[in-house]
The prediction has a mean pLDDT of 83. A computed fold for a 75-nucleotide RNA from a Candidatus Hodarchaeales archaeon, annotated as transfer RNA. The organism belongs to Candidatus Hodarchaeales, within Archaea. The sequence is in RNAcentral, with records from ENA. It matches the Rfam family "tRNA". Rfam classes the family as a transfer RNA. From the family's description: Transfer RNA (tRNA) molecules are approximately 80 nucleotides in length.
RNA sequence: GGGCCCAUAGCUCAGCCUGGUUAGAGCGUCCGGCUCAUAACCGGAUGGUCGGGCGAUCGAAGCGCCCUGGGCCCA
Numbered sequence: 001g002g003g004c005c006c007a008u009a010g011c012u013c014a015g016c017c018u019g020g021u022u023a024g025a026g027c028g029u030c031c032g033g034c035u036c037a038u039a040a041c042c043g044g045a046u047g048g049u050c051g052g053g054c055g056a057u058c059g060a061a062g063c064g065c066c067c068u069g070g071g072c073c074c075a
Base pairs, nucleotide, nucleotide: 001074002073003072004071005070006069007068010027011026012025013024020058028046029045030044031043032042033041051067052066053065054064055063
């Protein structure tokens, strides 16, 4: 110098290909139930400017371009 992949909740990830409801799951945290008590189990609550910017569109987590951070390959 060139190419590819990843970035979504405190953590691990799904959703992206094929744009459209209010953006989801598990774990965690908090409250309660159960128990003599703890764990387990059960119920409820708590969660996000979808890495940043611009563009196209009536409409973007998802499309196009640029940038940032991380990983891999070629030279």